[in-house]
Context: one part of a larger RNA
């Protein structure tokens, strides 16, 4: 390389958007490039294969056939496929009318707690834990009323419940703003699917720079606990969690399942919408999400099963014993920490 596979044995890019490139609806008319046929040229010669011949045989030499994908010229053939051209509405959008939503910026609000400060009560102990101490309190803790300050999260709603491409979204209120369902028609006329590269998003922890800091709490300090405890328990506490901007760009970034599309038993609970309805509530029904159980089938089992890991098509990414190793060198990117592409020696 021909294959083979990628939920858990090695393998699906963290996710979107989109060049380029590959695939790519129905009908029709041209072309005749791909595709099929003829039909001449070419295809050296030796060899190989067939089938004669020479050396006693054979190896070996010889004559004749075959065969020689693949090219090229030229006549045809039109099903498919490309290309022109010319219509269709099933794919794909678009408008009109509703609907659910922690979707995303933004700005303003709200009560609960914790913490600290002021004042009142009041008196000795409180906090801790396995059980202590360190540690706070007679300079008045702790408790328990009133007041004040500030930061951060939003209890109950709450739900295998919503929303997003993914990461992630969760108090309220207004504001800017994206996508999704859904009825019913009308337009548009394959406009479409995947995307190498490239661009953008992208948890946390980390950096820069300003700021804020109440809880929490890497390092760190003290107490205990141990043979020892550089730990697990306490008591403290800076970074850092927060805010703005700008970086990084990683994750068990997971459904450890890439995207479309088609098709292939059903049950059963929830989400949002819609029909027929006894009209306020079950019943039967269509679409679209999100769970469970389950046949076919599929799997190495486990399991998966219309939300496929089945059945076929289409583009992408990725693998190809273990270790060395996601390391080195090189590159590229960053302030740095580092990421990213990505080996080999040698060794089982």
């Nucleotide at each position: 390389c021909u294959g083979g596979g990628c939920g858990u044995a090695a393998a699906g890019c963290g996710c979107g958007c989109g060049u380029a490139g590959g695939c790519g609806g129905c009908u029709u008319u041209g072309u005749a490039a791909g595709u099929c046929g003829g039909a001449u040229g070419g295809g050296a010669a030796a060899g190989c294969c067939c089938u004669g011949g020479g050396c006693u045989c054979a190896a070996c030499c010889u004559g004749g056939g075959a065969a020689u994908u693949g090219c090229a010229u030229u006549c045809g053939a039109u099903a498919c496929u490309g290309c022109a051209g010319a219509g269709c509405u099933a794919g794909a959008g678009u408008a009109u009318g509703g609907u659910a939503g922690a979707g995303g910026g933004a700005a303003g609000u709200g009560g609960a707690a914790u913490u600290c400060c002021g004042a009142g009560u009041g008196u000795a102990g409180g906090g801790g834990u396995g059980a202590a101490a360190u540690c706070c309190g007679u300079a008045g803790a702790u408790a328990u009323u009133c007041g004040g300050a500030g930061g951060a999260a939003c209890a109950c709603c709450a739900g295998u419940g919503g929303c997003g491409a993914a990461g992630g979204c969760g108090g309220c209120u207004u504001u800017c703003u994206g996508g999704a369902c859904c009825a019913a028609u009308a337009c548009u006329g394959a406009c479409g699917c995947u995307g190498a590269g490239a661009c953008g998003c992208g948890a946390a922890a980390g950096c820069g720079u300003u700021g804020g800091g109440a809880g929490c709490a890497a390092a760190c300090a003290g107490g205990a606990u141990u043979a020892g405890a550089u730990a697990c328990c306490c008591u403290g506490g800076u970074a850092g969690u927060c805010c703005a901007c700008g970086c990084c760009g990683u994750a068990a970034a997971c459904g450890a399942u890439g995207g479309g599309c088609a098709c292939u038993a059903g049950g059963u609970g929830u989400c949002g919408c819609g029909g027929g309805u006894a009209u306020u509530g079950c019943c039967c029904u269509g679409c679209g999400g999100u769970g469970c159980c389950g046949c076919a089938g599929c799997c190495a089992a486990c399991g998966c099963a219309u939300u496929a890991a089945g059945u076929g098509c289409c583009c992408c990414g990725c693998c190809u014993g273990g270790g060395g190793a996601g390391u080195a060198c090189g590159g590229u990117c960053g302030c740095a920490a580092g990421a990213u592409u990505a080996a080999a020696a040698c060794u089982c």